Predicted 3D model of a 91-nucleotide RNA (SAM riboswitch aptamer (S box leader)) from Saccharopolyspora thermophila. The sequence is in RNAcentral, with records from Rfam.

RNA sequence: AAUCCAUCCCGAGCGGCCGAGAGACCUGGCUCCGAGACGCCGCAGCAACCACCCGACCCCGGGCAGGUGCUAACGCCAGGACCGAUGGAGU
Numbered sequence: 001a002a003u004c005c006a007u008c009c010c011g012a013g014c015g016g017c018c019g020a021g022a023g024a025c026c027u028g029g030c031u032c033c034g035a036g037a038c039g040c041c042g043c044a045g046c047a048a049c050c051a052c053c054c055g056a057c058c059c060c061g062g063g064c065a066g067g068u069g070c071u072a073a074c075g076c077c078a079g080g081a082c083c084g085a086u087g088g089a090g091u
Stems, first nucleotide, its partner, number of pairs: 001091001003089006013043005021032003025080005044071003049067002052063004075083001
């Protein structure tokens, strides 16, 4: 990296740094933003995909929180496209 599977209307924010755009891309809307957004770092938290433990095993259920992930708005909304993101598998 091809490919496959699952999920994406639940949930969870403070501090420091930075300094102008940000919400993946296109069009249109809407929203956030110098009262500092977005991003990065730290801490905290949410959730439970994988791992681990228990119910003998698969399924399924429960537990835990080690590896990820996530913490404005339904992936912000509508339409579009070789759509995207995350986890797991996989040659």